[in-house]
């Protein structure tokens, strides 16, 4: 510098263009327990990396950027 990929929740990841973006662990509450752990039930928690564009409708298709991983130079 060039070519691929990949960027969704504290973490690891889903998500034919289409219902209110889920899922596990993690946290919070609450049972259960003498107390913990394990287990049950529930709760919260998102500017889909920033922008623009196409479309009735974009997490997704196209773009330019930003960041990281691999590759050639």
């Nucleotide at each position: 510098g060039c070519g691929u990929c990949u960027g969704u929740a504290g973490c690891u990841c889903a998500a034919c263009g289409g219902a209110u973006a889920g899922a596990g662990c993690a946290a919070g509450u609450g049972g259960c327990u003498u107390c913990g752990a394990a287990c049950c039930a529930c709760u919260a928690g998102g500017u889909u990396g920033c922008g623009g564009g196409u479309u009735c409708a974009a997490u997704u298709c196209c773009u330019g950027c930003c960041a990281g991983a691999c590759g050639c130079g």

Predicted 3D model of a 73-nucleotide RNA (transfer RNA) from a Candidatus Levyibacteriota bacterium.
Taxonomically the source falls in Candidatus Levyibacteriota (Bacteria, Bacteria candidate phyla).
The prediction has a mean pLDDT of 81.
Its Rfam family is "tRNA". Its family is annotated with triplet codon-amino acid adaptor activity in the Gene Ontology. It is annotated as a transfer RNA.
The RNAcentral record of the sequence draws on ENA.